């Protein structure tokens, strides 16, 4: 230099004029109450605040308001190696066991199919208390051919050896063959052929020590495999889960006729998802026909954020110290023009708040690290 | 803003819970039938299962992510 791997960081810039918004101060203007002083609202002026990294999707977790601060039992839902961090998580941090990569590093929904149950289409003999399609070998029967004796010429009989072909509720799972998967692999003895049937190794189980909080790892021994696969298939073990959501809720003011039908009914309905209890609460629903559909509050000072320091931890984080108020709208601000620069400006705009996740991103900059290279 | 549901053939639904062959009307298009045409009868053809990814031997169908529609909420 080339190729990469991690981490973080920026997201046009300047400077001028017009405007939009909150929040403060000011005023001799304007409108309402008020005896005056002066209040409350709009107008003018002045300071000062004005979108992200992801404001997005709303996937998850939590604060905050209501339902009874939230209670029992089943039912559901969720999560899943171990420890830790946290307000709290399905998220972060260290580790472990598996995977990838030459390497920095990167992945992983990673408890349990010797508690039960189901599920495996086609193929294939067989798909799970295992299976005998071919193939191997035993046993018996016909048959050919040898050969050996015998009756004595060809032929027929017995006995052996060898090949075929048939049987056998034979025996085997080494091999071929079906399929995603066929009940440990590899050698070697063994054996009629085989086969953990013996024995070495490797794997698997159990069993004792050893490090280590553990998850796990080693190392000895014992067993001859008994325990295939699916649990993002029912379940089974551990933990968590109460419901809804700022259109939550609370006040003010207006406005009304608590009208008129119809069901039910205290062994009833209602109370923020299911079922039963338990606690409130007292008539409920439903259908027509009216009325108001304005305004404050919740709203941004918070488990805070940013900057600097200091400590404790391998880290995620904590904790303590100085400084700093860092958008709060309701039709809904956050922009428009001009003119200079360059690298010519991506994805995209709050809306109760806050940690995270994940999905979108033109380009640019830092800084640790790695090497099957290359050059000096 | 918050909450719920839906995507399967030109159109409207099934089939997801319980994974293995995607199927119904109506529509097209081919023959019968009629003087034709319509209805009728008999057949054929068309589906990236919204879109990527896991899991599984195998995905419409089970997880997870993204799109794009539809309804509801003082």
């Nucleotide at each position: 230099u080339a190729a990469g791997u991690c981490a973080g960081c920026c997201g046009g810039a300047u400077a001028a004029u017009c405007g939009c918004u909150g929040g403060c101060c000011c005023g001799a203007c304007u409108a309402u109450c008020g005896u005056u002083u002066g209040a409350u609202a709009g107008c003018a002026g002045g300071c000062u605040g004005g979108a992200g990294g992801a404001a997005a999707g709303u996937c998850c977790g939590g604060g905050c308001u209501c339902c009874a601060c939230a209670g029992g039992a089943c039912a559901g839902a969720g999560u899943g190696c171990c420890a830790g961090a946290u307000a709290a998580c399905g998220u972060c941090u260290g580790g472990g066991a598996g995977g990838c990569g030459c390497g920095a590093g990167c992945c992983u929904a990673c408890g349990g199919c010797c508690a039960g149950u189901g599920c495996a289409a086609c193929a294939g003999a067989g798909a799970g208390u295992a299976a005998a399609c071919c193939g191997c070998c035993c046993g018996g029967c016909u048959u050919c051919g040898c050969a050996u004796c015998g009756u004595u010429u060809u032929a027929c009989g017995c006995u052996g050896c060898u090949a075929u072909g048939c049987c056998g509720u034979g025996g085997u799972a080494a091999g071929g063959g079906u399929g995603a998967a066929a009940g440990g692999g590899u050698g070697u003895g063994g054996u009629a052929a085989g086969a953990g049937c013996g024995c070495a190794c490797c794997g698997c189980a159990c069993u004792u020590c050893u490090g280590g909080u553990a998850a796990c790892a080693g190392a000895a021994g014992u067993g001859g495999c008994a325990u295939g696969g699916u649990a993002a298939a029912c379940c089974c073990c551990a933990c968590u889960c109460g419901g809804a959501g700022c259109a939550a809720g609370a006040c003010c003011a207006a406005a009304u006729a608590g009208g008129a039908a119809a069901a039910c009914a205290u062994u009833g309905g209602c109370g923020u998802a299911g079922u039963c209890c338990g606690c409130g609460c007292c008539g409920u629903u439903u259908u027509c026909g009216g009325g108001u559909u304005g305004g404050u509050c919740g709203c941004u000072u918070g488990a805070g954020g940013c900057u600097g320091a200091a400590a404790g931890g391998u880290g995620a984080c904590u904790u303590u110290c100085a400084g700093u108020c860092c958008a709060g709208a309701u039709g809904a601000a956050u922009g428009a023009u001009u003119a200079u620069c360059c690298u010519a400006g991506a994805c995209a705009g709050a809306a109760c708040c806050c940690g995270g996740c994940u999905u979108a991103c033109a380009g640019g900059c830092u800084g640790a690290c790695u090497u099957u290279a290359u050059u000096u | 803003c918050g909450g719920g549901g839906u995507g399967u053939a030109g159109c409207g639904c099934a089939g997801c819970c319980u994974g293995g062959u995607a199927g119904c009307g109506c529509a097209a298009c081919u023959g019968c039938u009629u003087u034709g045409g319509g209805a009728g009868c008999a057949g054929u053809g068309g589906g990236u299962c919204g879109g990527g990814a896991g899991u599984u031997c195998g995905a419409a169908u089970c997880u997870c992510u993204c799109c794009a529609c539809c309804c509801c909420g003082a």
This is a predicted complex of two RNAs, RNase P RNA and transfer RNA, with 450 nucleotides together. It holds a member of the Rfam family "Bacterial RNase P class A". Its mean pLDDT, the model's own confidence on a scale to 100, is 76.